The RNA shown here (transfer RNA) has 73 nucleotides and comes from an Elusimicrobiales bacterium. The prediction has a mean pLDDT of 80. It matches the Rfam family "tRNA". RNAcentral records the identical sequence in 5 taxa.
RNA sequence: GCUGGGGUAGCUCAGCUAGUAGAGCACUCCCUUGGUAAGGGAAAGGUCGUGGGUGCAAUUCCCAUCCCCAGCU
Repeated sequence: GCUGGGGUAGCUCAGCUAGUAGAGCACUCCCUUGGUAAGGGAAAGGUCGUGGGUGCAAUUCCCAUCCCCAGCU
């Protein structure tokens, strides 16, 4: 330099063919216990890497760009 994959909650990751973004774990509160652990319930937490484009509407499609991983040279 070229090619491919990835970037979404604190962490690990879903989200197909565009239509108000979810799960598990963690954190907070409650229930249960004599008290813990385990278990159950609830709530909170997101400028979807960044900037543009298309479109009524973009995490999703297109372009550019930054970062990470793998391969090729």